[in-house]
Notes:
Predicted 3D model of a 120-nucleotide RNA (FMN riboswitch aptamer (RFN element)) from Clostridium merdae. RNAcentral holds the sequence, with entries from MGnify.
RNA sequence: UCUUCGGGGCGGGGUGUGAUUCCCCACCGGCGGUAAUGCGGCCUUGUGCCGUUAGCCCGCGAGCGAGUGCUGAUUUUGGUGAGAUUCCAAAGCCGACGGUAUAGUCCGGAUGGAAGAAGA
Numbered sequence: 001u002c003u004u005c006g007g008g009g010c011g012g013g014g015u016g017u018g019a020u021u022c023c024c025c026a027c028c029g030g031c032g033g034u035a036a037u038g039c040g041g042c043c044u045u046g047u048g049c050c051g052u053u054a055g056c057c058c059g060c061g062a063g064c065g066a067g068u069g070c071u072g073a074u075u076u077u078g079g080u081g082a083g084a085u086u087c088c089a090a091a092g093c094c095g096a097c098g099g100u101a102u103a104g105u106c107c108g109g110a111u112g113g114a115a116g117a118a119g120a
Stems, first nucleotide, its partner, number of pairs: 001120005011025004026105002028095002030060004038052005043046001055093002063070002075091005097108003
């Protein structure tokens, strides 16, 4: 420098003229980092190596703003352990803008852009 890739989720019931938007139950979780004795693999069997594990820990993207900028969730309690806000159990919480009966899940900007990943 080029190429490719690069976001998931409304199922059931209720009210209503009308709601995948309200109410009850349900469902989903971008990218990089961190990663103890979790999980998977390897053989040299070790304080071993490799891979992998966070929506709410750190950072970024997306989104908003004319702009220096702004931007979600106290995550909590318990367990194991030398060590965990990442493992295990339980409980809680969060989710841009425009449209529409009030939307994380529908439609739209978007056959877009991007954090980045892989390859040449």
Model confidence (mean pLDDT): 78 of 100.